Notes
The RNA shown here (transfer RNA) has 73 nucleotides and comes from Flexilinea sp.
RNA sequence: GCCAACAUAGCUCAGUCGGUAGAGCAGACGAUUCGUAAUCGUCAGGUCAAGAGUUCGAAUCUCUUUGUUGGCU
Numbered sequence: 001g002c003c004a005a006c007a008u009a010g011c012u013c014a015g016u017c018g019g020u021a022g023a024g025c026a027g028a029c030g031a032u033u034c035g036u037a038a039u040c041g042u043c044a045g046g047u048c049a050a051g052a053g054u055u056c057g058a059a060u061c062u063c064u065u066u067g068u069u070g071g072c073u
Stems, first nucleotide, its partner, number of pairs: 001072007010025004019056001027043005049065005
């Protein structure tokens, strides 16, 4: 230099065909316990890397940029 994949909650990841965002762990609160741990329940936490386009509507489709990883030279 060229090519490809990936970027979603604090972390690890789903979200398949475009229709207002989900799980596990972690966190807060509560239940249980003499108390702790474990277990169970509830809650909170996101401008879906950034910008633009298409669309009535974009995490999802298109383009550009940034970053990470891998491959080729």
About this RNA
It is recorded under the gene name trnT.